[in-house]
RNA sequence: GGGCGAUUAGCUCAGCUGGUAGAGCGUCCGCUUGACGUGCGGGAUGUCAGCGGUUCAAGUCCGUUAUCGCCCACCA
Repeated sequence: GGGCGAUUAGCUCAGCUGGUAGAGCGUCCGCUUGACGUGCGGGAUGUCAGCGGUUCAAGUCCGUUAUCGCCCACCA
């Protein structure tokens, strides 16, 4: 330098044919307990990596940049 893949909640990850962003774990509050844990009920999560474009509408499509991973090529 070229190609491919990934980037969504604190963590691990879903998200279909473009149509109101979700799960598990964690966390906080309450109930339960002598206490902890378990269990039950409830709450908070978020610039969907950044920018731009297409569209009535973008996590999703297109361009570009960044970071990480893999492969190929090249150089002293």

The RNA shown here (transfer RNA) has 76 nucleotides and comes from an Oscillospiraceae bacterium. The coordinates come from a structure-prediction model, not an experiment, and the mean pLDDT is 81. Its Rfam family is "tRNA".